[in-house]
Context: one part of a larger RNA
Molecule: small-subunit ribosomal RNA, central domain
Organism: uncultured bacterium
């Protein structure tokens, strides 16, 4: 290099735009780079590899032959690949009219519930627990019943359901705004796939400056359990859960299954459109496209299993795997405020 893999054995980059490469629809014509033939040089010698010889035989030797799969010069062929040049419309992209949504940003605004404050009632307990106790309570708790305030989350609807590239999104109004899906087939005419580097997004936790703090709570204190509890109960409670700039960038960031395009039995459900039967018509039946789920034919697969939403079949490109430990460590280097992160070893040992 060839060659084997990556759902769960080691292996799919967290996720996207998108450079550079690498690939890339149909027709028709130049050209001849790759691409096949013929050709001209050149590919020292010796080795390897055939035939022949010398030495009683063999190794060495000696002669010739072949090879040296390469480069090189001129021609000839043009299907494929290039390239040039022209056309096409199926890929892709626009338009036109529809629609479906917890897509994202901001502002405002709404009820329950909670906690605080006041003020009424009212008068011994309350709260927890397996069982207590610590804890609250006559300075009037718990209960109730008014206000007013504060802050976080949004019940029912809610679903095997929708949106979004991913992470993620759930009162309600509004303004700005990404995508998609169907229908038409007016319009570009290959403008396409992927996609190392780059860029940007990225849940919790954490850091940094201002705010904010109701409930919840690491830590921390206390009371229980216990042989002992640095916990599991149960009282408290601070950082952080909120917001706004800014950082960090990691995760069982999972469908542990990269993207694109084609092909290869059906059957059910669900959600979003568009046709078509009926005089109309909710509805019903029924055709198509798109999604999201379940069972399943062939195949696959080690087997669970997977099966038009592939893990069948088969093409492009990226990413990653090569016993265990040592290790995702150590040095280095690049980031970072730090916390770390990314990138990545040997020694040794089994």
């Nucleotide at each position: 290099c060839u060659g084997g893999g990556c759902u769960u054995a080691a292996a799919g980059g967290g996720c996207g735009u998108g450079u550079a490469g690498g690939c890339g629809g149909a027709g028709u014509g130049g050209c001849a780079a790759g691409u096949a033939c013929c050709u001209u040089g050149u590919g020292a010698a010796a080795u390897c590899c055939c035939c022949g010889g010398c030495u009683u035989c063999a190794a060495u030797c000696c002669g010739g032959g072949a090879a040296c799969u390469g480069c090189u010069u001129g021609g000839u062929a043009u299907a494929c690949u290039g390239u040039c040049a022209u056309u096409c419309u199926u890929g892709a992209g626009g338009c036109a009219g529809g629609u479906a949504g917890g897509g994202g940003u901001c502002a405002c605004u709404g009820g329950a519930a909670c906690c605080u404050u006041a003020g009424g009632u009212g008068g011994a307990g309350c709260g927890g627990u397996g069982a207590a106790a610590u804890g609250c309570g006559u300075a009037g708790a718990u209960a109730u019943c008014u206000a007013a305030g504060g802050g976080a989350a949004c019940g029912c609807c809610u679903g095997u359901g929708g949106c979004g590239a991913a992470a993620g999104c759930g009162g309600g109004u509004g303004a700005c705004u990404g995508g998609g899906c169907c229908u038409g087939a007016c319009c570009u005419g290959a403008c396409g796939c992927u996609g190392a580097g780059a860029c940007g997004c990225g849940a919790a936790a954490g850091c940094g400056u201002a705010g904010g703090g109701a409930g919840c709570a690491a830590a921390c204190g206390g009371g229980a359990u216990u042989a002992g509890a640095u916990a599991c109960c149960c009282c408290g409670g601070u950082a952080g859960u909120c917001u706004a700039c800014g950082c960090c960038g990691u995760a069982a960031a999972c469908g542990a299954u990269g993207c694109g395009c084609a092909c290869u039995a059906g059957g059910u459900u669900c959600g979003a459109g568009a046709g078509g039967u009926u005089c109309u018509g909710a509805c019903a039946c029924u055709u198509c496209u798109c999604g999201a789920g379940c069972c399943g034919a062939a195949a696959c697969a080690a087997a669970a299993g997977c099966g038009u939403u592939a893990a069948g079949u088969g093409c492009g490109c990226c990413g990653c795997c090569u016993g265990g430990g040592g290790a995702g460590u150590a040095c280095g280097g690049c980031c970072g405020c730090a916390a770390g992160g990314c990138u990545a070893a040997a020694a040794c040992u089994c």